Context: one part of a larger RNA
RNA sequence: CUGGGCGUAAAGAGCGUGUAGGCGGUUGGAAAAGUCAGGUGUGAAAUCUUUCGGCUCAACCGGGAGACUGCGCCUGAAACUUUUUGACUGGAGUUCGGGAGGGGCAAUCGGAAUUCCUGGUGUAACGGUGAAAUGUGUAGAUAUCAGGAGGAACACCGGUGGCGAAGGCGGAUUGCUGGACCGGAACUGACGCUGAGACGCGAAAGCGUGGGGAGCAAACAGGAUUAGAUACCCUGGUAGUCCGCGCCGUAAACGAUGAGAGCUAGGUGUAGGAGGUAUCGACUCCUUCUGUGCCGGAGUUAACGCAUUAAGCUCUCCGCCUGGGGAUUACGGCCGCAAGGUUAAAGCUC
Repeated sequence: CUGGGCGUAAAGAGCGUGUAGGCGGUUGGAAAAGUCAGGUGUGAAAUCUUUCGGCUCAACCGGGAGACUGCGCCUGAAACUUUUUGACUGGAGUUCGGGAGGGGCAAUCGGAAUUCCUGGUGUAACGGUGAAAUGUGUAGAUAUCAGGAGGAACACCGGUGGCGAAGGCGGAUUGCUGGACCGGAACUGACGCUGAGACGCGAAAGCGUGGGGAGCAAACAGGAUUAGAUACCCUGGUAGUCCGCGCCGUAAACGAUGAGAGCUAGGUGUAGGAGGUAUCGACUCCUUCUGUGCCGGAGUUAACGCAUUAAGCUCUCCGCCUGGGGAUUACGGCCGCAAGGUUAAAGCUC
């Protein structure tokens, strides 16, 4: 390479939008590029296979036949693929009516708590720990009451509950805005799926600049512990954490499980919707669609397990793997202010 694979053994890109490309529903006609059939030309010789013959045999040599799996041309077939021209509605989409939601962005508002400041009451302790000490306090702390300032986060509700492509999203109100779901008819008529590149989004930490800074807290300082203690514990505490703008582009970015489609027993929760039965009405109950859990059969798996939310049975497209170490590396390229990211070897070694 051919293959075989990718939940946990190596392997699904963090996630989307989408270009090229690949693949693509039902039905009629036409064409005949692929495809198939027949014919014909060519496919040098040697080699190869086979048969006959020549050296006493064989190797070797000679004659004949086959083969040379290929290509060109001609004639034809029309199921499938393709191209073209019509038609269709089941895929996809549009419109209408509904209800659900921490989906996103912006503005405004609220209460609890911590800290600080001012004043009152009040007096000797407070704080902290396994025990202590550092620390705070007679310049009046801690406690308590009243008032004020400021920043950050939103208890209860809260739920293997909801929404989002992922990252993620949770106090309230208002404005702007994306998507999904359900129901019904009408409309468009394959408009679809995937997606190399590309472009965008992307937790935390980190970086640049300007603000902000209550609490927490890398670094740092001190107190303890200890043989030591550059730690765990304690008292402090700066970046940072927050906001605006701009970078970074990585995570156990995980369901360690790419996206789409079809098919294949059930049972039981839960969220959103629709219909039916029953009823005075509601609840319960039954059916169904969409999501989210648990259990479980066939099947599958090395096992664990998965099991209509598949890791089952199939199809399409993309990404990725190919013994361990060297190596989430070096060099080079690209990107970045930097930190670094991305792409990605070899010697050598087992």
Molecule: small-subunit ribosomal RNA, central domain
Organism: uncultured organism